This is a predicted structure of a 71-nucleotide RNA (transfer RNA) from a Bacillota bacterium. The sequence was found in a public genome assembly. Its Rfam family is "tRNA". From the family's description: Transfer RNA (tRNA) molecules are approximately 80 nucleotides in length.
[in-house]
C1' cells in the first nucleotide's frame, strides 16, 4: 500500500429481505423449615453514517474497530 473475514445483550452465539432463537451471568418469582437443584418471567431497534425496498440485522456505498494474508 494492497487484499480479505470478522462486528448482533455483561459474555458466548444463532438468523442471508417479513419486524432478533437459545446457552452463561444478572434480577424478581414459585417450590423448600433454610439452602442446592428444578421451573416460571425479566434484560438487544443488531458498530456508526446514507442508499435501494411496501419492509434491511440481512442487500449497495462510505467510515470506524479488530484479526489475518500478499508487498
Nucleotide at each position: 500500500g494492497g487484499c480479505g473475514g470478522c462486528a448482533u445483550a455483561g459474555c458466548c452465539a444463532a438468523g442471508u429481505g417479513g419486524u432478533a432463537a437459545g446457552g452463561c451471568a444478572g434480577a424478581g418469582g414459585a417450590c423448600u423449615g433454610c439452602a442446592a437443584a428444578u421451573c416460571c418471567u425479566u434484560c438487544a431497534c443488531c458498530c456508526c453514517c446514507a442508499g435501494u425496498u411496501c419492509a434491511a440485522a440481512u442487500c449497495u456505498g462510505g467510515g470506524u474497530g479488530u484479526c489475518g494474508c500478499c508487498u